[in-house]
RNA sequence: AGAGUUUGAUCCUGGCUCAGGAUGAACGCUAGCGGCAGGCCUAAUACAUGCAAGCCGAACGGCAAGUUUGAUAGCAAUAUUGAACCUAGAGUGGCGUAAGGGUGCGUAACACGUAUGCAAUCUGCCCUGUACAGGGGAAUAGCUCGGUGAAAACCGGAUUAAUGCCCCGUAAUAUGUUUGGAAGGCAUCUUCUGAUCAUUAAAGUUGAGGCGGUACAGGAUGAGCAUGCGUAUGAUUAGUUAGUUGGCGGGGUAACGGCCCACCAAGACGAUGAUCAUUAGGGGAACUGAGAGGUUGAUCCCCCACACUGGCACUGAGAUACGGGCCAGACUCCUACGGGAGGCAGCAGUAGGGAAUAUUGGACAAUGGGUGAGAGCCUGAUCCAGCCAUGCCGCGUGCAGGAAGAAGGCCUUCUGGGUUGUAAACUGCUUUUGCCAGGGGAUAAAAUGUCUGUGCGCAGAUAAUUGAAGGUACCUGGUGAAUAAGCCACGGCUAACUACGUGCCAGCAGCCGCGGUAAUACGUAGGUGGCAAGCGUUGUCCGGAUUUAUUGGGUUUAAAGGGUGCGUAGGCGGUCCUAUAAGUCAGUUGUGAAAUACGGCAGCUUAACUGUCGAGGUGCAAUUGAUACUGCAGGACUUGAGUACAGACGAGGUAGGCGGAAUUGACGGUGUAGCGGUGAAAUGCUUAGAUAUCGUCAAGAACACCGAUAGCGAAGGCAGCUUACUAGACUGUAACUGACGCUGAGGCACGAAAGUGUGGGGAUCAAACAGGAUUAGAUACCCUGGUAGUCCACACUGUAAACGAUGAUUACUCGAUGUUGGCGAUACACAGCCAGCGUCUUAGCAAAAGCGAUAAGUAAUCCACCUGGGGAGUACGCCGGCAACGGUGAAACUCAAAGGAAUUGACGGGGGUCCGCACAAGCGGUGGAGCAUGUGGUUUAAUUCGAUGCAACGCGAAGAACCUUACCUACCCUUGACAUCCCGCGAAUCCUGCAGAGAUGUGGGAGUGCCGAAAGGAACGCGGAGACAGGUGCUGCAUGGCUGUCGUCAGCUCGUGUUGUGAGAUGUUGGGUUAAGUCCCGUAACGAGCGCAACCCUUGCCCUUAGUUGCCAGCAUUUAGUUGGGGACUCUAAGGGGACUGCCGGUGAUGAACCGGAGGAAGGCGGGGACGACGUCAAGUCAUCAUGGCCUUUAUGGGUAGGGCUACACACGUGCUACAAUGGGGCGUUCAGAGGGUUGCCAACCCGCGAGGGGGAGCUAAUCUCUUAAAGCGUCUCGUAGUCCAGAUUGGAGUCUGCAACUCAACUCCAUGAAGUCGGAAUCGCUAGUAAUCGCGAAUCAGCAUUGUCGCGGUGAAUACGUUCCCGGGCCUUGUACACACCGCCCGUCACGUCAUGGGAGUGGAUGGUACCAGAAGUGGGUAGUUUAACCGCAAGGGGAACGCUUACCACGGUAUGAUUCAUGACUGGGACGAAGUCGGAACAAGGUA
Repeated sequence: AGAGUUUGAUCCUGGCUCAGGAUGAACGCUAGCGGCAGGCCUAAUACAUGCAAGCCGAACGGCAAGUUUGAUAGCAAUAUUGAACCUAGAGUGGCGUAAGGGUGCGUAACACGUAUGCAAUCUGCCCUGUACAGGGGAAUAGCUCGGUGAAAACCGGAUUAAUGCCCCGUAAUAUGUUUGGAAGGCAUCUUCUGAUCAUUAAAGUUGAGGCGGUACAGGAUGAGCAUGCGUAUGAUUAGUUAGUUGGCGGGGUAACGGCCCACCAAGACGAUGAUCAUUAGGGGAACUGAGAGGUUGAUCCCCCACACUGGCACUGAGAUACGGGCCAGACUCCUACGGGAGGCAGCAGUAGGGAAUAUUGGACAAUGGGUGAGAGCCUGAUCCAGCCAUGCCGCGUGCAGGAAGAAGGCCUUCUGGGUUGUAAACUGCUUUUGCCAGGGGAUAAAAUGUCUGUGCGCAGAUAAUUGAAGGUACCUGGUGAAUAAGCCACGGCUAACUACGUGCCAGCAGCCGCGGUAAUACGUAGGUGGCAAGCGUUGUCCGGAUUUAUUGGGUUUAAAGGGUGCGUAGGCGGUCCUAUAAGUCAGUUGUGAAAUACGGCAGCUUAACUGUCGAGGUGCAAUUGAUACUGCAGGACUUGAGUACAGACGAGGUAGGCGGAAUUGACGGUGUAGCGGUGAAAUGCUUAGAUAUCGUCAAGAACACCGAUAGCGAAGGCAGCUUACUAGACUGUAACUGACGCUGAGGCACGAAAGUGUGGGGAUCAAACAGGAUUAGAUACCCUGGUAGUCCACACUGUAAACGAUGAUUACUCGAUGUUGGCGAUACACAGCCAGCGUCUUAGCAAAAGCGAUAAGUAAUCCACCUGGGGAGUACGCCGGCAACGGUGAAACUCAAAGGAAUUGACGGGGGUCCGCACAAGCGGUGGAGCAUGUGGUUUAAUUCGAUGCAACGCGAAGAACCUUACCUACCCUUGACAUCCCGCGAAUCCUGCAGAGAUGUGGGAGUGCCGAAAGGAACGCGGAGACAGGUGCUGCAUGGCUGUCGUCAGCUCGUGUUGUGAGAUGUUGGGUUAAGUCCCGUAACGAGCGCAACCCUUGCCCUUAGUUGCCAGCAUUUAGUUGGGGACUCUAAGGGGACUGCCGGUGAUGAACCGGAGGAAGGCGGGGACGACGUCAAGUCAUCAUGGCCUUUAUGGGUAGGGCUACACACGUGCUACAAUGGGGCGUUCAGAGGGUUGCCAACCCGCGAGGGGGAGCUAAUCUCUUAAAGCGUCUCGUAGUCCAGAUUGGAGUCUGCAACUCAACUCCAUGAAGUCGGAAUCGCUAGUAAUCGCGAAUCAGCAUUGUCGCGGUGAAUACGUUCCCGGGCCUUGUACACACCGCCCGUCACGUCAUGGGAGUGGAUGGUACCAGAAGUGGGUAGUUUAACCGCAAGGGGAACGCUUACCACGGUAUGAUUCAUGACUGGGACGAAGUCGGAACAAGGUA
């Protein structure tokens, strides 16, 4: 410090997620030790049991037990009694119990923090100082006696003490009253200093040292009160408040104060957020972060609040009191039912709750607290221990050597190799830790006590005693590698990979995502990586996140500028001078507790931990200064702003008047059959006279031309002409005012269209509605009608893509050009200036598109708004509105995206352009019939398998009777039909019998080979064992190779350069041209490669060479090129030539090229072929072959026989033959080319009607043969018919091949003679030697093709105007929400399931408000009643007090009411998500109606 994730790729915006740190944690797996910390976050739920606050006999009355001792009795044990010591328990009294300890309910507050103030205050114990302590009295608990009660407890009588209580005396720098002086300038007030009168104190004890008591003053400590500032969220909480705000006078308090009361006034608080609601103890600090911040408030420290819930006071220095009291309530317990008792949010512990949090431990040894003179006692504070890996820190689980790189595991390309791995074994060494044994300091050189000294602090001496932790730490010895490693991960982020299993299953997952038979992502194993006594997961917080942006973001299109103006508060504000010192800046002082954090040093072996010192502490307050800037105050200025005067401008606004064209209607005329409307129609109108046309009239609405890229207005918006009223910017002058300015939350006003109300008006157009069409449907688009409305007046609504999707104002920052209104200067013209409206552009900006003086540039001020998509501009609440609706405006839940700009493709019922038998123009077919063949389907034991739009279907198959053959049935074989290796036997081989369907089984006979070192070996056969063979079994979606297709279409790319942030672009686009990215020109491109073309084959012309088996002109010879001869010709087969837009003319740009022509056998690629770029289709093929993986192994392998692949209701493809006269039949007759042939082609001749048979010549082929080519031509016949057409089917008889012709071949002859008379919708081929038509040959092959395939020649056409349309393709451009790329994407209803949520008759709780009732305890007031020790009084009585009664306040409780909030509710509304449901087809292309 970043990374992953939106896309085919890119840049941006933007969310989600991850890596880090932390934790009072929890869970899973695992676990050796120690140190230091921490440990109910939930139920402030309920609590059994024990302990947590007592002490003092040196305050008091008294006294049990015990010890010592005495007396008496007794021999003694012992009994009785006295004294001293020690004093338990209970009581009076004193101090303490208000501390310590716990918890975080409440509290949004002077509660807390910080800084001040109290002249408005109190303060026990402690310290200092001054003064004092005289006299007296009455009670009471205890004890004792009696009574009541179950108990708790209570009542009565008698008696008693005090440092308990009371009285008197004394007393002031105390308190109060009256009153004088001085100072602070005066008053209030404060300070200093006087006088008078009145009131108020005390306690003793002792060991004789002391310790206590009272009053006052001061200190210290602690507490109380007040104030400034700071301190959560919500405005869907906007108004709140009657003791409320203030005053006067009282009361009350330690003290100020509406704290309380009476009276008076009507104030007080609030958008700088009152009130209300919800949440919450606050801080020091902790975590995180670079910081600013954000989050938190466990442990430790400070403060606050609380003590079962609510209320109340008493005592006291201090409480409204955790382990005190009273009352009410809920709960629990005891009870004799009458009544009583209780409060763990102290320490342990229990139940419950919960994911979850410990022992009913030890000790007062230390520190501290209470008390006491002290010893001491008490102390669940505290110090320790126990439990828990809860955290932090430290240590260990060994170290060195050791390669046969062991075994085993795993992987593998498998006689091998790699890895685990120096790892182990083994050898040597060490002993932390553990176990055993021994020693063992310090926490205490203590304190207290006693003694001595001292005026007091204090000093000295002295004898002992005291350790919970502790079987401690630590040290030493012994023992022995001995006692000690796991967890998570390994697709990317993110370090670390293989095998097997599984097969969208099981599962994983933080995000992206993995899993559908080769998963580095699931599970296991091996290996590896990380951390380590821990490791992972989950939760939470900060970070990354500049993703709330002060530091440090944005708003044209990504989320985001308010529809517009005026203007209040607020914010901001021109130039100069003076003053002030609030902001600001500097110095100083105080404070900012300790702990923490930071730095230094130090102590535990180290560290964590701890100690000590230091620095810092951005803050607040006080004080002294400075005065630039801002503020405040005063004065001045003119440039901002405004005013005045002059000029000109415009669809600016309001109201009135007027005008013509058009439309519709009415009336009249002319006129006749249609009009109208559409893609085409129909509805509609029309013989009752329409439409058309002419004239007149009426009505309402809108204003053609001018007209514009213009003008005006704040925006909405504004258009005939004219009048009136009215507003405004602009230009010029520089006369006036003198900062009067800018912005603007709330507020006010304006605000298109539609809509609403009332009243008019109503010509046109036209939601709704009706009809007609279209359509599968058509609640639409189209047509015919048509009502609200459209218009006017008044009133409402208040929204729009109210858009420049761009808030207002000011200043600054290149140019070019057009235009409007002014000025300059009179003018056509135009150097210039001001104000507008536009276009292009520099710098700059921007993600880019783009903006660019009219900024989206550079700055300033103010306002508004945004923070992922959906849910949703929805719900609820409130406000506005007559309503419709508008404004404000969430959440649950859900997704990992949603989005912007640009790029490359693809696509479009977008555009341009070009091409192709693509259409058109033609010729001939298919689709109808019969047959052949292939496929589907069906059937079957099997009908083997594959190919399936074009690009499967006479395809693999260039030939299924057996074989082929892969299929079925039956019978057999199991190292196998085939390969390699080992062992044994035998040559091999040939002939042959029997059984069997055959494979096979079982016999007989012949035969003894080759090499040799004489052991054996090679080949072959048989038998045996195991490694292995075998598989046309699966996967063409694991593959190689081969092939099809787009397409013989003209395209596809690269290097360098340039350009863009980038994907990319450029080149390859453009203008021409071509069959062509062919060539030329232009050009930020220049070149190059794969394609095109050419090179290759064939064909067409000529030449040369060569003439056998070919040829024969001339010469001989013949039936015959047969022979002699010849090379001229044809032909053959080798080599050359020839064609290149080369020549001429025209067009073109003087180019490329095109058009025409000449010559030429051939002319513009001469014809044909081979040749197929980058790629697409997961195209085809595992059954040609090869091959990974999987499967099979007495079978899915191998052998044999028979059957099947040939089935047959039917459907489709491809063909053949026909339907006839351009024909059929008969007879005669002419002319090819290219191939094949020795297991072959087969001549002549003979036989057969024929298939064929016999026969045997020739030929390894330019020699012989297949081999008569057919159509054609000539002639005869048939005469339009199911025929002399057509030939299916069937019967009979045969031939050939073959082991075999039944299933199931081909052919021949005779007989038979079906459908069919030119073929619906639709559809195919072909542009010249082509189509059409005619025959010939070959491969395969024993045989089988009259029809398939591949070739060959014969005869031999028609048509192309042209590119609008159909199909396919190329290039450019455009739109896109597509990229699996239109066979795309995608919307809504309905149906089903799940989830959260709104409404809802209501129902149930909680909270607080108001009104009223009620009123415990308590305190204050009043007081007729009752009672009464201290003082006064001789007494009566008085004074005082208590009880009672009453009253005010008031908790709980009750009634009524409206409010807020939570839960729930039949039914209901929409929403989200879900696998392949239904219906349509709204959006994205002109998305088919933008």
RNAcentral holds the sequence, with entries from SILVA. Small-subunit ribosomal RNA from a metagenome, 1490 nucleotides, folded computationally. Its mean pLDDT, the model's own confidence on a scale to 100, is 82. Rfam family: Bacterial small subunit ribosomal RNA. Gene Ontology terms of the family: ribosome and structural constituent of ribosome.